[in-house]
Molecule: transfer RNA
Organism: Rhodonellum psychrophilum GCM71 = DSM 17998
RNA sequence: GCCGGCGUAGCUCAGUGGUAGAGUACUUCCUUGGUAAGGAAGGGGUCAGGGGUUCAAAUCCCCUCGUUGGCUCCA
Numbered sequence: 001g002c003c004g005g006c007g008u009a010g011c012u013c014a015g016u017g018g019u020a021g022a023g024u025a026c027u028u029c030c031u032u033g034g035u036a037a038g039g040a041a042g043g044g045g046u047c048a049g050g051g052g053u054u055c056a057a058a059u060c061c062c063c064u065c066g067u068u069g070g071c072u073c074c075a
Base pairs, nucleotide, nucleotide: 001071002070003069004068005067006066007065010024011023012022013021018055026042027041028040029039030038048064049063050062051061052060
């Protein structure tokens, strides 16, 4: 340099055009003499960034960034 995968909640991930979610973590409450476990409720998102297509984009297209794998060239 060329080609591909990945980027979504603090963490691990799902969601592949039509209301952004799960587990775990966090906060509060119940329960206990107290803790753990258990039960209930709640908060938390620039869907990596920018642009385009569309009535509508996390999802499709283009560019950029990060990460990862493969290939090639030079020394």